Context: one part of a larger RNA
RNA sequence: CUGGGCGUAAAGGGCGCGUAGGCGGAUUAGUUUGUCGGGUGUGAAAUUCCUGGGCUUAACCUGGGGUGUGCAUUCGAGACGGCUGGUCUAGAGUUUGGCAGAGGGUCGUGGAAUUCCCAGUGUAGAGGUGAAAUUCGUAGAUAUUGGGAAGAACACCGGUGGCGAAGGCGGCGACCUGGUCCAUGACUGACGCUGAUGCGCGAAAGCGUGGGGAGCAAACAGGAUUAGAUACCCUGGUAGUCCACGCCGUAAACGAUGAAUACUAGGUGUCAGGGGUAUCGACCCCCCUGGUGCCGCAGCUAACGCAAUAAGUAUUCCGCCUGGGGAGUACGGCCGCAAGGUUGAAACUC
Repeated sequence: CUGGGCGUAAAGGGCGCGUAGGCGGAUUAGUUUGUCGGGUGUGAAAUUCCUGGGCUUAACCUGGGGUGUGCAUUCGAGACGGCUGGUCUAGAGUUUGGCAGAGGGUCGUGGAAUUCCCAGUGUAGAGGUGAAAUUCGUAGAUAUUGGGAAGAACACCGGUGGCGAAGGCGGCGACCUGGUCCAUGACUGACGCUGAUGCGCGAAAGCGUGGGGAGCAAACAGGAUUAGAUACCCUGGUAGUCCACGCCGUAAACGAUGAAUACUAGGUGUCAGGGGUAUCGACCCCCCUGGUGCCGCAGCUAACGCAAUAAGUAUUCCGCCUGGGGAGUACGGCCGCAAGGUUGAAACUC
């Protein structure tokens, strides 16, 4: 320098923002360092190749020719590329008017349930299981009624429904705030795509400090089960789960499918916006755009399957893989309070 790959065989970074870099719409003019063509010089000799000659041939020696893909210089071409200047609007963006939404943050607030406390009624059981027992209860439990306190989660609606880049987001109200989408003109005029390093976000568990603690519940204790039972089942129960601030930075972080753009039969749902016909109006019907599902042709695939939300046909950029084990280990670096994370081998062995 290069090949083949990455849904399930090894392999898509957890996700975003974005630096360098790579790549990049239409048109025009100029320029020529890339690119292409011609000339000139050089590209030593020997060697190699072609064709002659000399040793009886050959090896060997030798004359001539060719090659020498390169470099320098000069003349020319101007498609593509680069640079400079101008123009454009199909990409991208801004503005105006709307729609939907568990998108994010802060503050407040509501009812059901649960547990506890107080009081009333009431009496011997309750609870739990496959069956039991531990456990609670005559110091009055369970049940039931009234009152009070606390914390956490929000039944129904609820939906292959919605929103978000991902993680994720669900009672109700107010305030602050991000993004998508639709319609319509106007405006900017390539401002774009991707993105090594970097920066930020990032479930659960875990960690630090201070609160909070109803229910649940690792650890732990007891009761069962069992040959045993450090389990499954039962009775309890502490961290934790909750809040604030700060760490951690990992997951089957999954669609096991990177991002962007263009193109390529159909059918049928659903959500949002817009338009049209009809109507008193709504339902309804048709079309367009954006999302979200199912089925299916071509094509692809080892098969399963994917199939306009591609795993099809192409282009650009990034990440990653290269037999199994050893091993995501050791060592070193960086990060972390720690737990550990990240980068990441080799011997040996099959």